This is a predicted structure of a 348-nucleotide RNA (Bacterial RNase P class A) from Burkholderiales bacterium PBB1.
The RNAcentral record of the sequence draws on ENA and Rfam.
Rfam family: Bacterial RNase P class A. Its family is annotated with tRNA processing, ribonuclease P activity and dimeric ribonuclease P complex in the Gene Ontology. The family's RNA type in Rfam is ribozyme.
It is recorded under the gene name rnpB.
[in-house]
């Protein structure tokens, strides 16, 4: 001083003013508002109020309801070894393979003596298949010999070469099926519990063709002709909990550990709505981006181009919004800081 490698942070700041939402107080305890009801709102004080990923919903888990003697089958996952953790397909730390000069990175790393299945192109032949040349052996026809035999052709059987290819009787791939160890019961907060309607319908009593309920004049008399009343119970709309202060929580120090991580004291209470809040206006100050306009040095013949300060105006600009929670992975992501290491070059 250049290119890089890992880890970790941040995600404007403050002030005022005016809303919105959740707790807590303290008024109000009302002939108040919405609702039939359950229920839910109305004042003022003082307090919390979105993220690193709240995103994808991909794993795994708290919960919550059905189901379950035990055990397997089958269907899904996982996969060097050894640890963490509620649990995981996560995360550590080794080992191997790859990739990088390196800091490091990336891995879907059980088993092909249990069995199928594939192995592009070339080649004669590609999975237990095939016969291109040679040289042995034997069997079959042919021809020559008087005979032993000897020559050709074709087929088995063995052994050798050449050549193709990644592989040629020897393998490979399990990111095919499949063996093996090893996990997985099924839904999922629209879970599940509570409260509870209008209709319709179900069950129970009563009264009612000896004329009820209902209706017109109204102690009576007409009309009309099968229900009409009370009561229980389930189920929906709606409401309420579940759920948000007690937690696999957060931070600090120690102590074990290589380390995820665990114990152990001390402090802290930190969002919760239910069409879904968490914003809006203004100021100052900080930083980023684009003009202008001013001074200074550098370069050039100049045109003008580059650096630095200084003043003013523009603009706010990443990805993105919590919904039953928590642990993970994976996507997005303006820019900025901090620590540690690695390679190269300089100068000492």
């Nucleotide at each position: 001083g250049a290119a890089g490698c890992a880890a970790g942070c941040c995600a404007g700041a403050c002030c005022g003013c005016c809303g919105c939402u959740g707790g807590u107080g303290c008024a109000c305890u009302g002939u108040c508002c919405c609702g039939a009801a359950a229920g839910g709102g109305c004042g003022c004080a003082c307090u919390g109020g979105a993220g690193g990923a709240a995103g994808g919903u991909c794993c795994g888990g708290a919960c919550u309801g059905c189901a379950c003697a035990g055990g397997g089958c089958a269907g899904c996952g996982c996969a060097g070894c050894a640890g963490c953790u509620a649990a995981c397909g996560g995360c550590u730390g080794u080992c191997c393979a790859c990739c990088g000069c390196g800091a490091g990175g990336u891995g879907a790393g059980g088993a092909u003596c249990a069995g199928a299945g594939c192995u592009a192109c070339a080649g004669a032949g590609a999975c237990g298949a095939g016969u291109c040349g040679g040289g042995g052996u034997u069997c079959a026809g042919g021809u020559c010999g008087c005979a032993a035999g000897g020559c050709c052709u074709g087929g088995g059987c063995u052994u050798c070469g050449g050549g193709u290819g990644a592989a040629a009787c020897g393998a490979g791939c399990a990111a095919u099926c499949u063996c093996u160890g090893c996990g997985c019961g099924c839904a999922g907060c629209a879970a599940c519990a509570c409260c509870a309607a209008a209709u319709a319908g179900g069950c129970c009593g009563a009264c009612g063709u000896u004329g009820a309920u209902g209706u017109g004049g109204c102690u009576c008399c007409g009309c009309g002709g099968a229900g009409u009343c009370g009561g229980c119970g389930g189920g929906u709309a709606g409401g309420u909990g579940g759920c948000a202060c007690c937690g696999a929580g957060c931070c600090g120090u120690g102590c074990a550990g290589c380390g995820a991580u665990g114990c152990a004291c001390g402090g802290c209470c930190c969002a919760g709505a239910g069409g879904a809040a968490u914003g809006g206006c203004g100021g100052u100050c900080a930083c980023g981006g684009c003009g202008g306009g001013g001074c200074g040095g550098g370069c050039g013949c100049a045109a003008g181009c580059c650096c630095g300060c200084c003043c003013g105006g523009c603009u706010g600009c990443a990805c993105a919004g919590a919904a039953u929670c928590c642990g993970g992975c994976c996507u997005a992501u303006c820019g900025g800081c901090u620590c540690g290491c690695u390679u190269c070059a300089c100068a000492c």